[in-house]
Background
The part of an RNA shown here (small-subunit ribosomal RNA, 5' domain) has 474 nucleotides and comes from Silybum marianum. Model confidence (mean pLDDT): 83 of 100. RNAcentral holds the full RNA, with entries from SILVA.
Context: one part of a larger RNA
RNA sequence: GGAUGAACGAUGGCGACAUGCUUAACACAUGCAAGUCGGGCGGGAAGUGGUGUUUUCAGUGGUAGAUGGUGAGUAACGCAUAAGAACCUUCCCUUGGGCGGGGAACAACACUUGGAAACGAAUUCUAAUACCCCAUAGGUUGAGGAGCAAAAGAAGGAAUAUGCUUGAGGAGGGGUUCGCGUCUGAUUAGCUAGUUGGUGAGGUAAUAGCUUACCAAGGCGAUGAUAGUAGCUGGUCCGAGAGGAUGAUCAGCCACAUUGGGACUGAGAAUGGCCCAUACUUCUACGAAAGGCAACAACGGGGAAUUUUCCGCAAUGAGUGAAAGCUUGACGGAGCAAUGCCGCGUGGAGGUAGAAGGCCCACGGGUCGUGAACUUCUUUUCCCGGAUAAGAAGCAAUGACGAUAUCUGGGGAAUAAUCAUCGGCUAACUCUGUGCCAGCAGCCGUAGUAAUACAGAAGAUGCAACUGUUAUCC
Numbered sequence: 001g002g003a004u005g006a007a008c009g010a011u012g013g014c015g016a017c018a019u020g021c022u023u024a025a026c027a028c029a030u031g032c033a034a035g036u037c038g039g040g041c042g043g044g045a046a047g048u049g050g051u052g053u054u055u056u057c058a059g060u061g062g063u064a065g066a067u068g069g070u071g072a073g074u075a076a077c078g079c080a081u082a083a084g085a086a087c088c089u090u091c092c093c094u095u096g097g098g099c100g101g102g103g104a105a106c107a108a109c110a111c112u113u114g115g116a117a118a119c120g121a122a123u124u125c126u127a128a129u130a131c132c133c134c135a136u137a138g139g140u141u142g143a144g145g146a147g148c149a150a151a152a153g154a155a156g157g158a159a160u161a162u163g164c165u166u167g168a169g170g171a172g173g174g175g176u177u178c179g180c181g182u183c184u185g186a187u188u189a190g191c192u193a194g195u196u197g198g199u200g201a202g203g204u205a206a207u208a209g210c211u212u213a214c215c216a217a218g219g220c221g222a223u224g225a226u227a228g229u230a231g232c233u234g235g236u237c238c239g240a241g242a243g244g245a246u247g248a249u250c251a252g253c254c255a256c257a258u259u260g261g262g263a264c265u266g267a268g269a270a271u272g273g274c275c276c277a278u279a280c281u282u283c284u285a286c287g288a289a290a291g292g293c294a295a296c297a298a299c300g301g302g303g304a305a306u307u308u309u310c311c312g313c314a315a316u317g318a319g320u321g322a323a324a325g326c327u328u329g330a331c332g333g334a335g336c337a338a339u340g341c342c343g344c345g346u347g348g349a350g351g352u353a354g355a356a357g358g359c360c361c362a363c364g365g366g367u368c369g370u371g372a373a374c375u376u377c378u379u380u381u382c383c384c385g386g387a388u389a390a391g392a393a394g395c396a397a398u399g400a401c402g403a404u405a406u407c408u409g410g411g412g413a414a415u416a417a418u419c420a421u422c423g424g425c426u427a428a429c430u431c432u433g434u435g436c437c438a439g440c441a442g443c444c445g446u447a448g449u450a451a452u453a454c455a456g457a458a459g460a461u462g463c464a465a466c467u468g469u470u471a472u473c474c
Base pairs, nucleotide, nucleotide: 001474002473003472004471006470007469008468009467013344014343015342017340018339019337020336021302026300030297031296035063036062037061040060041059043057044056045055046054069256070255071254078182079181081179083177084176087174088173089172092170093169094168095167096166097165098164099163100134101133102132103131110123112121113120114119139148141146153162155160183228184227190220191219192218195217196216197215198214199213200212201211202210231253232252233251234250235246236245237244238243259277260276261275262274280291281290282289308334310333311332312331316330317328318327319326320325347377348376349375350374357368358367359366360365382411383410384409385408386407387406391401419462420461421460422459423444424443425442430457431456432455433454439446440445
C1' cells in the first nucleotide's frame, strides 16, 4: 500500500447492486417448509320433491418425498485430474411383441368393546390399476431331454389419445477399480491376526477377506507408517511474476441430521419415514405416551459481532394430475443494518465599505475571507398533488413487488458535513495553560518555565457520507 462475511469510537442526506451467527454440530415456545390424483376403487356426508347431475371427505391404491441447511467427522480413491471393467438404472426417447381365463382376501362402512390419552381389539360384509393362480412367450439356465418366469384397466357417443406387461437400443444418472497430485511434525519408530495371499463355500446389481472353513506367514513403514490438525475443488485476496495466504456468498463433489446402531420399502434411501438403545425435554388418571429447527422466520444462551415470528405463488423451476388446477419459507419480492462497492447531493453566479466578531501582532497591520450579509438564478434531493409502465410467456384472463420505477404540476435555498491529523517518517504552525507533573506515542522519541510532540484555542492539511482505531492475510 492492498484486502475483509469484520468489530469498536465519533458522525450520518438519497439511490442502484450485493452481503449479513466466522462463536455453542448449544438448547429450542409458536407458526409454517411435501404433497397430489375421484379420468384406479368401494363407501360416508352435503345438496336436490325423486332420477340424473354436482360438491366434498376418511380409507384403499398410484406417484413424489426433491429443493433447502450445516461442515461435526474425514489425510481418505474423500476431492481434483486422467483412465478402466466385472455392473444397475424409475421417469424420458427410438424400436419389436403381448394385454386370454379364473380366484381368495383386507381396509373403509356397520356393530360390540379396551384405554386418561396416544392408540387399539373382536365380529360380519365389500371394490379395485391392491393380491394370488392357470394359460401364453424371438427371454433365461443347460450339451441335450427338460424346467422356470408377465400383464390392468380407466375416460369418451365414437374416432381416439392414455395406461399396464415384456424384449432390444439410446440418453442422462449412479455404484465400483486404478495412475498421478493433495497440511504438520521424529522432543511420535515401529504398526497390523481377517491382518497379507491361496483353495472350497456363501454373498452382491457388480469386482473383492465382502463373509466364512481350511492352508501358507505374510502385509505396511526413514520415499516417514502410527499420531496431530483439516471437508475438497472451481475460485477469492496479495504479488510485475515466481509464489504466499485462504476456501463467506455463487457453482461441482463428499459427509452429516440429538448421540450410537439396524433393517424395511423402493429403480434409487432415507434430512420434516420406521425399529432398538443413549442423554435431555414435555405429558400422565403412574399403567403409559410424545419429541428432534445443521429448512424459513422467531426465542434463550454464548459472543466484539450478524436481520422480519413479513408479502406472493404474478415470474423461473419442482411434485402430482388427462386437464382445470392444487402444493411449494425452492424461488420472486419487500423490511432491517453505511456491512461493502458504485453513483448523486448538501447549491450556482455576482458581491470589498476587505463590515462586525474571533485569533495573531514589531500596534503599522495581517488572517479567517468572496467566506458571510446583500442581489440574482436553479430545484438533483425534499414536501404536496396528477398520470402511470415493462416484467405476461402470439385469443382472452392472470402482477406479490406496487400508494413502485418513470413522466409531470406546484412550493421554497429550502431538509442534508463530519472525522482524523499538523516534531521526523508524512501533506499541514502559531498563541495560551501545564512544568519529567498531567499526559502523548506505530518507530525514533516528547514533557524538568519560552513544548510547532501534552491540554485548549485560532488557523491549516487529508479524506469525505464517511472517518479513525483494533484484529487478520499478502